[in-house]
Context: one part of a larger RNA
Molecule: large-subunit ribosomal RNA, domain IV
Organism: Candidatus Edwardsiibacteriota bacterium
RNA sequence: CCUCCUUUAAGGAACUAGGCAAUCUAACCUCGUAACUUCGGGAGAAGAGGUCCCCGUUUCCGUCAGGUAAACACUUGCCAAAGCGGAUCCGGGGCGCAGUGAAAUGGCUCGAGUGACUGUUUAUCACAAACACAUGACUCUGCUAAGCCGAUGAGGCGAUGUAUAGGGUCUGACACCUGCCCGGUGCCGGAAGGUUAAGAGGAGAGGUCAUUCGCCGCAAGGCGGAGAAGCUUUGAAUCGAAGCCCCGGUAAACGGCGGCCGUAACUAUAACGGUCCUAAGGUAGCGAAAUUCCUUGUCGGGUAAGUUCCGACCUGCACGAAUGGUGUAACAACUUGAGCGCUGUCUCGAAGGAGGACUCG
Numbered sequence: 001c002c003u004c005c006u007u008u009a010a011g012g013a014a015c016u017a018g019g020c021a022a023u024c025u026a027a028c029c030u031c032g033u034a035a036c037u038u039c040g041g042g043a044g045a046a047g048a049g050g051u052c053c054c055c056g057u058u059u060c061c062g063u064c065a066g067g068u069a070a071a072c073a074c075u076u077g078c079c080a081a082a083g084c085g086g087a088u089c090c091g092g093g094g095c096g097c098a099g100u101g102a103a104a105u106g107g108c109u110c111g112a113g114u115g116a117c118u119g120u121u122u123a124u125c126a127c128a129a130a131c132a133c134a135u136g137a138c139u140c141u142g143c144u145a146a147g148c149c150g151a152u153g154a155g156g157c158g159a160u161g162u163a164u165a166g167g168g169u170c171u172g173a174c175a176c177c178u179g180c181c182c183g184g185u186g187c188c189g190g191a192a193g194g195u196u197a198a199g200a201g202g203a204g205a206g207g208u209c210a211u212u213c214g215c216c217g218c219a220a221g222g223c224g225g226a227g228a229a230g231c232u233u234u235g236a237a238u239c240g241a242a243g244c245c246c247c248g249g250u251a252a253a254c255g256g257c258g259g260c261c262g263u264a265a266c267u268a269u270a271a272c273g274g275u276c277c278u279a280a281g282g283u284a285g286c287g288a289a290a291u292u293c294c295u296u297g298u299c300g301g302g303u304a305a306g307u308u309c310c311g312a313c314c315u316g317c318a319c320g321a322a323u324g325g326u327g328u329a330a331c332a333a334c335u336u337g338a339g340c341g342c343u344g345u346c347u348c349g350a351a352g353g354a355g356g357a358c359u360c361g
Stems, first nucleotide, its partner, number of pairs: 001356008010347002014345001019342001027051005036041001038173001052094005059087005066079005095099001107340007114332002119131002136170006147157003174327004179257003184254002186250005193245003199239002204234005211226006258276005285319001286316001297313005
C1' cells in the first nucleotide's frame, strides 16, 4: 500500500452527478394514527410507552373432591372449594451501563412525473415509463367458416368449437370524455357510360402456283404481265369479364386539422370587420411539459444563496382527443425535488483486528 472488518472527539451531507456506501430503525404487547379514497384501503401511517428477577394481590382459563337434574343404575348436562398448571391486572421490592441484555429482526415523511394494479423481458452491458393485462372499439368469418401450417398435396390446427364463437388490428383498470375533415391513399357498395385481355370474328393484304395473255424466236425456248383452288404469312371492323376511369359511403381506416390586413374616447389588446386559400382549418382539456429552440422565459413558493423542483402565466420553434385527451385512490428494487432522524460520505483524519503485498528462509 491492497481486501475485509471494528471503533472514533466536535460537527452532521459541508461529500457527491446523486446520501452512492455505511449507520439509524427493527421482535412482541398496549395506546394512538392525517390528507385522500374506487370505502377495500391509506396503515406497521406518523408518534408514544412497556418488556428481567423476587414477594403479595386481582381476574380469567384448564383440571377436579363434591353438589345438583334427568324415576334406580349406567351415563350425560350444569355448578364447582382447596391444590396444581397457564395467562393477566395492581402494589411493593431487587440488580446491572444496559432486561426483544446474544442472533435474527421495517428508517420515516411531504411534493411531482410515468405506468392503473399482480405479472413478463434483451441466458452473457438495458428489469424500465418497454411487453402483457382486464376493459373498450373497429373489422373478417354461416361452417368443407375465416385465418394458419403443409413443394399449389393428403392431412392437420381452428374445434370434437358455431357469431355471448373463432381470427385480425388498435387502445389499455376506473372516472369525465373522445370535436371538425372523405379532397388524396385504402376499404366497402354501385353499375348507366368510357377504356380493356385471352378468345370469337375474318373485311382485306402478301407469298406460292395450275392456267392464261403479250413480245422475241423457224423451233427448242427466253423475257414480261394477269392469276382460280389449295397451302401459307398476316389481318381491319365488330363482340368480349374483372380491373381502372366513373358515382356514392367510410376516420376507435392510413391520415389531415391555414395566412394577411384593419378596428374600441390614454396606451395596449382586439369581442368586431375585410380579404385570399382549403377537404376541413385544432373543439374540450392540458400546456416552458419524458414535448419549449430562443431559455437559467416571466411571476410566486421553497433556500442565506436553487440551470433542478413545485404552483401559475400562454409568446404551444414543434400538445391535443382509442398512433387516445385530461384526471385518479392503491401499487412500483421506476424517474425527480424537499425535509426529519441517522451517521467517517465529508471537515480530516486517526487507532485497532484479520488476510495479502513486502523482507528473510